[in-house]
RNA sequence: AGAGUUUGAUCCUGGCUCAGAACGAACGCUGGCAGCGUGGAUUAGGCAUGCAAGUCGAACGGGAUCGGCCCGGUAGCAAUACUGGGCCGUGAGAGUGGCGGAAGGGCGAGGAGCACGUGGACAACCUGUCCCGUGGGUGGGGAUACCGUCCCGAAAGGGGCGUUAAUACCGAAUGGGGCUUUCAGGCCGCAUGGUCUGAAAGCCAAAGGCGGGGACCGCAAGGCCCGCCCCCCCGGGAGGGGUCCGCGCACCAUCAGCUAGACGGCGGGGUAACGGCCCACCGUGGCUUACGGUUAGCUGGUCUGAGAGGACGACCAGCCGCACUGGGACUGAGACACUGCCCAGACUCCUACGGGAGGCUGCAGUCGAGGAUCAUUCGCAAUGGGCGGAAGCCUGACGAUGCGACGCUGCGUGGAGGAUGACGGCCCUCGGGUUGUAAACUCCUGUCACGGGGGGCGAGGCGGAGGCGGUGAACAGCCGCCCGAGUUGACGGUACCCCGAGAGGAAGCCACGGCUAACUCUGUGCCAGCAGCCGCGGUAAUACAUAGGGGGCAAGCGUUAUCCGGAAUUAUUGGGCGUAAAGGGUGCGUAGGCGGUUUGUUAAGUUUAAGGUAUAAGCUCAUGGCUCAACCAUGGGAGGCUUUAGAAACUGGCAGACUUGAGUAAGGUAGAGGCAAGUGGAAUUCCAUGUGUAGCGGUAAAAUGCGUAAAUAUAUGGAGGAACACCAGUGGCGAAGGCGGCUUGCUGGGCCUUAACUGACGCUGAGGCACGAAAGCGUGGGGAGCAAACAGGAUUAGAUACCCUGGUAGUCCACGCCGUAAACGAUGAGUACUAAGUGCUGGAGGAUUCAGUGCUGAAGCUAACGUAAUAAGUACUCCGCCUGAGUAGUACGUACGCAAGUAUGAAACUCAAAGGAAUUGACGGGACCCCGCACAAGCGGUGGAUCAUGUUGUUUAAUUCGAGGAUACGCGAAGAACCUUACCAGGCCUUGACAUACCGUGCAAAGCUAUAGAGAUAUAGUGGAGGAUAACAUGGAUACAGGUGGUGCAUGGUUGUCGUCAGCUCGUGUCGUGAGAUGUUGGGUUAAGUCCCGCAACGAGCGCAACCCUCAUUGCUAGUUGCCAUCAUUAAGUUGGGGACUCUAGCGAGACUGCCAGUGACAAACUGGAGGAAGGUGGGGAUGACGUCAAAUCAUCAUGCCCCUUAUGGCCUGGGCUACAAACGUGAUACAAUGGCUGAAACAAAGAGCAGCGAAAGGGUGACCUGAAGCAAAACUCAUAAAAGCAGUCUCAGUUCGGAUUGAGGUCUGCAACUCGACUUCAUGAAGUCGGAAUCGCUAGUAAUCGCAGAUCAGAAUGCUGCGGUGAAUACGUUCCCGGGGUUUGCACACACCGCCCGUCAA
Repeated sequence: AGAGUUUGAUCCUGGCUCAGAACGAACGCUGGCAGCGUGGAUUAGGCAUGCAAGUCGAACGGGAUCGGCCCGGUAGCAAUACUGGGCCGUGAGAGUGGCGGAAGGGCGAGGAGCACGUGGACAACCUGUCCCGUGGGUGGGGAUACCGUCCCGAAAGGGGCGUUAAUACCGAAUGGGGCUUUCAGGCCGCAUGGUCUGAAAGCCAAAGGCGGGGACCGCAAGGCCCGCCCCCCCGGGAGGGGUCCGCGCACCAUCAGCUAGACGGCGGGGUAACGGCCCACCGUGGCUUACGGUUAGCUGGUCUGAGAGGACGACCAGCCGCACUGGGACUGAGACACUGCCCAGACUCCUACGGGAGGCUGCAGUCGAGGAUCAUUCGCAAUGGGCGGAAGCCUGACGAUGCGACGCUGCGUGGAGGAUGACGGCCCUCGGGUUGUAAACUCCUGUCACGGGGGGCGAGGCGGAGGCGGUGAACAGCCGCCCGAGUUGACGGUACCCCGAGAGGAAGCCACGGCUAACUCUGUGCCAGCAGCCGCGGUAAUACAUAGGGGGCAAGCGUUAUCCGGAAUUAUUGGGCGUAAAGGGUGCGUAGGCGGUUUGUUAAGUUUAAGGUAUAAGCUCAUGGCUCAACCAUGGGAGGCUUUAGAAACUGGCAGACUUGAGUAAGGUAGAGGCAAGUGGAAUUCCAUGUGUAGCGGUAAAAUGCGUAAAUAUAUGGAGGAACACCAGUGGCGAAGGCGGCUUGCUGGGCCUUAACUGACGCUGAGGCACGAAAGCGUGGGGAGCAAACAGGAUUAGAUACCCUGGUAGUCCACGCCGUAAACGAUGAGUACUAAGUGCUGGAGGAUUCAGUGCUGAAGCUAACGUAAUAAGUACUCCGCCUGAGUAGUACGUACGCAAGUAUGAAACUCAAAGGAAUUGACGGGACCCCGCACAAGCGGUGGAUCAUGUUGUUUAAUUCGAGGAUACGCGAAGAACCUUACCAGGCCUUGACAUACCGUGCAAAGCUAUAGAGAUAUAGUGGAGGAUAACAUGGAUACAGGUGGUGCAUGGUUGUCGUCAGCUCGUGUCGUGAGAUGUUGGGUUAAGUCCCGCAACGAGCGCAACCCUCAUUGCUAGUUGCCAUCAUUAAGUUGGGGACUCUAGCGAGACUGCCAGUGACAAACUGGAGGAAGGUGGGGAUGACGUCAAAUCAUCAUGCCCCUUAUGGCCUGGGCUACAAACGUGAUACAAUGGCUGAAACAAAGAGCAGCGAAAGGGUGACCUGAAGCAAAACUCAUAAAAGCAGUCUCAGUUCGGAUUGAGGUCUGCAACUCGACUUCAUGAAGUCGGAAUCGCUAGUAAUCGCAGAUCAGAAUGCUGCGGUGAAUACGUUCCCGGGGUUUGCACACACCGCCCGUCAA
């Protein structure tokens, strides 16, 4: 100090969440020691038991008991026992009396208050004990408790009579003095008044106790003297208390009015004292964040925070309040009294039922409630308190110990060495890595705990004898100091020190996806679960669970609750309001806040100095004490309030002056500013009349409607209401709402000029008052047009809408309400300052300037957009408002309103977002530009029929699997009778049909033959060659083999598609806070991001094009198997010969917008032309950018993981993949005359061939058979090309079209054609007469049409892949459909329009 989370990404706004610290804590797991702290926060709920306040005999009457001594008596020898009396000592319990029980200790219910804090005041007060001082303590009296006796009562308790004492009680005396009243005088104070002196009158005291003495008096007692304590009156002090006041100290205005002793006065009462504190009378005041409600003990301080603040008020300390609940007084110096009294109430207990007793919010303890908080301990040794002269007694205050990791602090659980890096665990790419110097092992140490021994401080006092001093007449006594034998410790078996033994007794918890330090395996499979936020989990989870490892902290670690922080997220320090939440609709104005220049004065604010106070503790600094630390001690510091003195700049107050702010005056000026009255024309509608006739009206098209009872149209006249064309303008006026024909009247404001007057008179403005569009409401008018509601007609799936025909409130006027709008510039008002440029309106004017209203734009500001002298800039003043989204401008309350409603205005609950601006895409029934057989123009098809083939569906034991819009469906499959084959049924095998490794056995195994079997297989026989533990076969055991089993959403590779579309990017630079932009956009051009030009871009890459193959022209080279012009020859290029030609196949040439003209920007390029075999990419092919579709394929292959292992593997036979109601796709053949059939007879290209092609010749109607030549091919064969052309026939019909289907006979392949092949012959001769909606291909050697070949293949193409023959039509054009490219715009979409999302209903 920040981080996560809104988005595809970005910046901002904004909330939520986290990391930190803390705690009187609790819970989970774990737990060695010590020190110091701390511990009922909840039920101020109830309490058993014990203890927590007594003491004084030196105040008093008295004296039980016990002890000692003396004198007797009885018993006894005596000791001794019992007993009577006296004396001395001891002195319990109870009582009178004094002091103390008002302190100490507990708790926080109540209380929002002078309760607390702080600072003052008392001239309005009190004060026991204590200290200082003055004076005094004389002399009497009568009672009473205890006790005795009698009585009542269960008890608690009470009563009568009798006796007695005091420091108990009551008179009297004295009066230094005090108080009261009256009077005189001095001094003083802010006022009431205070104080001092004097005089007079009245009133007012007391108590004794103990010790000593024998100098004085006295016979003695004693007086007396001395000392101590005590008592009384008075003056003062200290400490304590009471009262009053200023200021400070919660929330709610959805609490706005409260108050009758209430506010004051006079008089009185009461108090220690002022006072309505109380009372009588008089007056009518008083308060206002009052009154009411809610919550709370306050403070020093504690926690947090950089601070300012915020939260809290345990322990410790101060104050207050309380003591079962409520009320009351008594006593007393002090109480309205925690362990006193009285009354009432609730509760508990006792009871003889009549009546009584009690109060743990003291210390322990108990029950209850609660997530939760201890011992019914020891001691008065210390400190402190009460009483006492003292010894001493009392003290749950206190000192200690115990329990609880509740907190803080310290220590330990070992140290050093030790690598074959052991075993084990985990992971693994199987090589290893890690746990890990960790362990073992070796050598040491001894804290703590354990055992033994020693051993403090806390202790000061008390105190006999003695010494010194004071008092005293005294050597007595008493008091003080010194020494001092002796004596006092709960803790305590203490702290601390020493010794002993032995690494021995002592480590856990949390987390490991990001935030946040720390990673892998296995299990699980949106299940179980995790989660503070974001979010993980649907078969490869670093996020669940376990394990290994590493990370953090450590006798603790996590979780939960709470508070502060981070949060500048309530912003004083330190925020905002154009669009994110937020400017009041506008003005006038009250209180308040703020305020121009100058002089003087004052000293409230301000400031300086000093004094007082700010308890202690705490905090902080320094030093010191416990071994350190925590802890503790000593000293210093810090802040507030207050008093006094000084200063006078600034703010304020007072007094005075000024003119620039503001206003007045004078002179001008513009204007839909407002109100009222009057008035004008155009238009609509209606009425009347005329003309006129069948329509009008309305719409995209119609219909409802109006019209022959005369509409619409047209003409004239009239009625009535409302609104004011042109002018008219980002023109004007007004505070805003708003204001528009013309005239008149009344009236408000502005601006300019002048500088005469006033002299700060100003700005803002909570409440308040006024104005305030439209709609709406009330009463009364008015009503032409328009027009909610309503009616009808259309549209539509519906149409309570949009369109049409009508039409009522209303719109208009008057008066009165309402009080709201996107009342917007989404921008409050005022003042000052801060670059330019350019319009318009008004005034003055010579430049120019003032007021207003616009545009562009600098700096600045802003999240950006934007704004920018009309600020959203720079500053100041005042007001209003905001604080996540939803709930909700809702509910309740209140106010206003006739109502409608308006104003004010929440919460529960839910979410982690909601939002602003901008960016890139995708999208749009947005715009623009441009392409494509995309449409159009054409040609031929599909969709109808039959068949073939694929698919769905259905069926089945199985009909194996995959492919599914385009981009599946004659697709994988270039060919399922067995095989293939993956499917089904049945029969078999289990280290296996196949691979590697090990051991044993073997002379075989294979082959052939035979038998059984459906076969796999099993059994038997057989011969010979060859080989020697290599191979082979077989048996065995184990690693393993095997899988067309799953996952194409784990993958590689391959492929489809957008698309052969022209795009997709990068580096550097520049712009932007950034995502990004620029480049790649623009002007032209192209098939093309092709090229040119321009340009904050300059370059580059992948694509385009070209380079490659082929076809078209030609040259050269080469001529065999090809060719034949010339020469010869033959039946024949057959042969000789030839290379000219064709052709073959190599190398070249050729085409580049190169040339010309025009257009264009002097460009790129386009158009036309020349030449040329070919012309603008010459035709075709190969070639497929970044990417998209989690596209397809685990069944071509490869492969991770999972699964099967006498089976999901392997072998075999048979079946199935060929099923068949139905649907779809792709094709074949047709429906015929541009044709069918018959006959004769032409012209190709490209291919294939040895388990092959197979000639000639012969046979068969034919498929085919026989046959065997030639050919591994420019040679032989397949192999006659067909359409066309020629000739003939058919003559429009279900036919001489069409050929399905079926019957019969054959051929061929093959182990085998039943399921299930192809072909052939004869016979049979179905549907079909050109095909609905819809839909496909094609732009030239193309479509259409015709045949040929090949791959696969034993056989089996209408499919596929190639080849050539014949050979068209049409394209005006780009409006529309589809797809694509580019630019732009909108967007709440971004798994991106197959999106998002609203309402209703259901679950």
RNAcentral holds the sequence, with entries from ENA and SILVA. This is a predicted structure of a 1403-nucleotide RNA (small-subunit ribosomal RNA) from an uncultured bacterium. Model confidence (mean pLDDT): 85 of 100.